The RNA shown here (transfer RNA) has 73 nucleotides and comes from a bacterium.
Its mean pLDDT, the model's own confidence on a scale to 100, is 81.
Its Rfam family is "tRNA". Rfam classes the family as a transfer RNA.

RNA sequence: UGGUCGGUAGCACAAUCGGCAGUGCGCCUAGCUGUUAACUAGGGGGUUACAGGUUCGAAUCCUGUCCGACCAG
Numbered sequence: 001u002g003g004u005c006g007g008u009a010g011c012a013c014a015a016u017c018g019g020c021a022g023u024g025c026g027c028c029u030a031g032c033u034g035u036u037a038a039c040u041a042g043g044g045g046g047u048u049a050c051a052g053g054u055u056c057g058a059a060u061c062c063u064g065u066c067c068g069a070c071c072a073g
Base pairs, nucleotide, nucleotide: 001072002071003070004069005068006067007066010025011024012023013022019056027043028042029041030040031039049065050064051063052062053061
């Protein structure tokens, strides 16, 4: 430098053919009790890497950029 794949909550990842962004763990609160653990219930947390474009509507499609992994030189 070129190619392929990836970037979504603190972490690991989903999201069907473009149609309300979710699950687990963690975190916070409450219940339970000798108890901070375990268990149960509830709650908060998001510029979907960034900037544009297409569309009634974009995490998803298109273009460019940045970052990471791998392959080639």